Context: one part of a larger RNA
RNA sequence: CUGGGCGUAAAGGGUGCGUAGAUGGUUUUUUAAGUCAGCUGUGAAAUUCCCGGGCUUAACCUGGGCGCUGCAGCUGAAACUGGAAAGCUAGAGUUUGAGAGAGGACGGUGGAAUUCCUGGUGUAGCGGUGAAAUGCGUAGAGAUCAGGAGGAACACUAGUGGCGAAGGCGGCCGUCUGGCUUAAAACUGACGUUGAGGCACGAAAGCGUGGGGAGCAAACAGGAUUAGAUACCCUGGUAGUCCACGCCCUAAACGAUGAUCACUGGACGUUGGGGGAAAUCAGUCCCUUAGUGUCGAAGCUAACGCGUGAAGUGAUCCGCCCUGGGGAAGUACGCUCGCAAGAGUGAAACUC
Numbered sequence: 001c002u003g004g005g006c007g008u009a010a011a012g013g014g015u016g017c018g019u020a021g022a023u024g025g026u027u028u029u030u031u032a033a034g035u036c037a038g039c040u041g042u043g044a045a046a047u048u049c050c051c052g053g054g055c056u057u058a059a060c061c062u063g064g065g066c067g068c069u070g071c072a073g074c075u076g077a078a079a080c081u082g083g084a085a086a087g088c089u090a091g092a093g094u095u096u097g098a099g100a101g102a103g104g105a106c107g108g109u110g111g112a113a114u115u116c117c118u119g120g121u122g123u124a125g126c127g128g129u130g131a132a133a134u135g136c137g138u139a140g141a142g143a144u145c146a147g148g149a150g151g152a153a154c155a156c157u158a159g160u161g162g163c164g165a166a167g168g169c170g171g172c173c174g175u176c177u178g179g180c181u182u183a184a185a186a187c188u189g190a191c192g193u194u195g196a197g198g199c200a201c202g203a204a205a206g207c208g209u210g211g212g213g214a215g216c217a218a219a220c221a222g223g224a225u226u227a228g229a230u231a232c233c234c235u236g237g238u239a240g241u242c243c244a245c246g247c248c249c250u251a252a253a254c255g256a257u258g259a260u261c262a263c264u265g266g267a268c269g270u271u272g273g274g275g276g277a278a279a280u281c282a283g284u285c286c287c288u289u290a291g292u293g294u295c296g297a298a299g300c301u302a303a304c305g306c307g308u309g310a311a312g313u314g315a316u317c318c319g320c321c322c323u324g325g326g327g328a329a330g331u332a333c334g335c336u337c338g339c340a341a342g343a344g345u346g347a348a349a350c351u352c
Stems, first nucleotide, its partner, number of pairs: 004322002006319001007304002012318001014201004021194003025088007033081002035077008049065006091191001092188004096183004103177007110154001115149007125136002162169002206247006215241002220236004258317006266295012299306002325352003334345004
């Protein structure tokens, strides 16, 4: 000291807010619930243990003692935890001035490109492939010029750049709005951390109602390929992709790494602030802070690797994490949720 773990072997909840609970900075006074000490009562006997005794021994029986680590009451102690009171400012927060940003919602708007329509020029091909064919075209296609319609996405800038809790966010302008960083003061005075349940958000696909539909494209049709080709390639093409509202709630939702705090050599980039130095007009150097990267001391690790953004060293709380492995199986049953699809919870027989 009293089970070990969770980056990749089984194992971190997709993410946040927050209830109960758990836990919690510093000073003084007080209390005495926890804690500690003493005393009293009780803790039946048998049993166990120790020392004896009795059956020829032993089992067995029997005397004495210890013990029964507990509970209650009383009297004290007051360091620590808890309670009460009053303070403090190092945690946390508020105010003020600056700053960066694809953070969010709504409205508007721009150009390039694809497609379609109309008209002009113009004539026999176009398209596609490994090669072809299906397909389009003399009812004038493709090419080219002009005009128009409509939808979706925003080249370059663009960056191990930025923002967001995560999912995620990228043309431009406006309105509303969340968070973050920073400087110097002032203020509040522990208001903190975590968080079972709960609530909210949650890519894509999918679902409901109503719109929209350019391109792309599951399904589907045709052409090829092939022994076959329910594929890869080609020509088409519907849901869908887009919008509004309402559901679904999953993912290799990944850093496969829970949150918060503290501590522990450095080196080199980069983004946003702040301060300073020499100095000049180009920039350089130093310090500091919040991010984001590369490499690495110590240490850790089975190894790979991690290494001040830890997987190092400690602390608190959660994940009702894991409990021999592979399969059966994320299946069955039950329950909850859902319009459904299904989701959540989640076995066993059997088998190797």